[in-house]
Context: one part of a larger RNA
RNA sequence: UGACGGGGGCCCGCACAAGCGGUGGAGCACGUGGUUUAAUUCGAUGCAAACCGAAGAACCUUACCUGGACUUGACAUGCAAGUGGUAGAACCCUGAAAGGGGGACGACCGUAGCAAUACGGAGCUUGCACAGGUGCUGCAUGGCUGUCGUCAGCUCGUGCCGUGAGGUGUUGGGUUAAGUCCCGCAACGAGCGCAACCCCUGUGGUUAGUUGCCCUUAUUCAGUUAGGCACUCUAGCCAGACUGCCUGUGAUAAGCAGGAGGAAGGUGGGGAUGACGUCAAGUCCUCAUGGCCCUUACGGGUAGGGCUACACACGUGCUACAAUGGUGGUGACAGUGGGCAGCGACACAGUGAUGUGAUGCUAAUCUCAAAAAGCCAUCUCAGUUCAGAUUGUACUCUGCAACUCGAGUACAUGAAGUUGGAAUCGCUAGUAAUCGUAGAACAGCAUGCUACGGUGAAUACGUUCCCGGGCCU
Numbered sequence: 001u002g003a004c005g006g007g008g009g010c011c012c013g014c015a016c017a018a019g020c021g022g023u024g025g026a027g028c029a030c031g032u033g034g035u036u037u038a039a040u041u042c043g044a045u046g047c048a049a050a051c052c053g054a055a056g057a058a059c060c061u062u063a064c065c066u067g068g069a070c071u072u073g074a075c076a077u078g079c080a081a082g083u084g085g086u087a088g089a090a091c092c093c094u095g096a097a098a099g100g101g102g103g104a105c106g107a108c109c110g111u112a113g114c115a116a117u118a119c120g121g122a123g124c125u126u127g128c129a130c131a132g133g134u135g136c137u138g139c140a141u142g143g144c145u146g147u148c149g150u151c152a153g154c155u156c157g158u159g160c161c162g163u164g165a166g167g168u169g170u171u172g173g174g175u176u177a178a179g180u181c182c183c184g185c186a187a188c189g190a191g192c193g194c195a196a197c198c199c200c201u202g203u204g205g206u207u208a209g210u211u212g213c214c215c216u217u218a219u220u221c222a223g224u225u226a227g228g229c230a231c232u233c234u235a236g237c238c239a240g241a242c243u244g245c246c247u248g249u250g251a252u253a254a255g256c257a258g259g260a261g262g263a264a265g266g267u268g269g270g271g272a273u274g275a276c277g278u279c280a281a282g283u284c285c286u287c288a289u290g291g292c293c294c295u296u297a298c299g300g301g302u303a304g305g306g307c308u309a310c311a312c313a314c315g316u317g318c319u320a321c322a323a324u325g326g327u328g329g330u331g332a333c334a335g336u337g338g339g340c341a342g343c344g345a346c347a348c349a350g351u352g353a354u355g356u357g358a359u360g361c362u363a364a365u366c367u368c369a370a371a372a373a374g375c376c377a378u379c380u381c382a383g384u385u386c387a388g389a390u391u392g393u394a395c396u397c398u399g400c401a402a403c404u405c406g407a408g409u410a411c412a413u414g415a416a417g418u419u420g421g422a423a424u425c426g427c428u429a430g431u432a433a434u435c436g437u438a439g440a441a442c443a444g445c446a447u448g449c450u451a452c453g454g455u456g457a458a459u460a461c462g463u464u465c466c467c468g469g470g471c472c473u
Base pairs, nucleotide, nucleotide: 007473008472009471010470011469012468013467015463016462019427020426021425022424023423026319027318028317029316030315031314032313033312034310035309042053043052064305065304066303067302070299073130077129078128079127080126081125082124083123088105091102092101093100094099108121109120110119111118112117132294133293135292136291137290141288142287143283144282145281146279148277153192154191155190156189157188158187159168160167161166172183173182174181198271199270200269201268203239204238205237206236207235208234209233212229213228214227217226218225242265245259246258247257248256249255321420325379326378327377328376329375330374337368338367339366342361343360346357347356348355349354386417391412392411393410394409395408396407397406433455434454435453436452437451438450439449
């Protein structure tokens, strides 16, 4: 000077408390450990690994294993020599393919030349340099990322103090979400952070009016058409919130409490934004890169298998155990998005997944598209008309190909499970809970992820305690 303390003081945070809903018990899905295996590729391991890298392993991916094959190589540059029946190549043989063997036919560009032809290039063959490596080291590195933590801190110049390390400033009195601001002070200033500037959202005005909208007038099955742009909406530009105003309080300050006006009030709500640094944190398998290692193999290609195994253990989820419910019927109301090798209306066939034909749409126009929770009837507390695992049969779709190992449909089957021990997690408002919808990647495959809207709570006395953090000592 820091760090630490079951030292002290002050303060904060879903940290506790007050509440609501879960996890831990069941079945299943996914990930991990372990075990197994020819291989179950590799990495990630308290918080900060474990639906993580992976926005999607049947082949491919793929890095792993087994087998059969290649060696200047799948790819780049250079050098030397050779090569017009050259390069290429229908086709044939072998083979699981890769590869190997044969092969009718059979070229191109530039210069010189009428042409023949000559020289050079491209291509090919051989040889040599080299290529190649998801091989090792993240404890050699760059870059990127996590974390403390969106916590309020971390520093510098000059001055002053100290022999010096260092201190002061940054401490103190108030205040704030904040080293935020005010006052004081051997300090005076400044920088990186805070805040603001940026985006979305909440109110109004204005401009614009198709594909959007319809107050008024006709019209139609229908905003369908004529007409119109007032309204909704769309998307540009402005306005608006600043403790600006009032009262109280405070030190006459900063501020705080209440009020007015206002769509919104004291950071309005949300996002982006992450200081100096910490963890030799993570990543050499995104990429880049030093060193080391392999070079007829640790490289490249191929078929099949594996990453999908299964006494078990852990993590994250989904579905339930039912009546605030199940089943049948009915019938409104969203928002975000996607669409041409695409979305597919509508009609027909099928119990259905889906199939056949096919209008429209490069989209505020057409389409995906049905929103679901809602309402009515029934069931009457049962392992049930709960729950749906498992299994059988028959199909559908994608795709060369669903055996290992895809998703879906119909009929049948109908397991555990009656609210879960110790323990433990999330959440303070349009939040939790609950309900559906869309998208990325993708041929196909979602209980995951990323977004979107619908319905919509309870509780916070308080800071003694647990955890983490800040300041002073």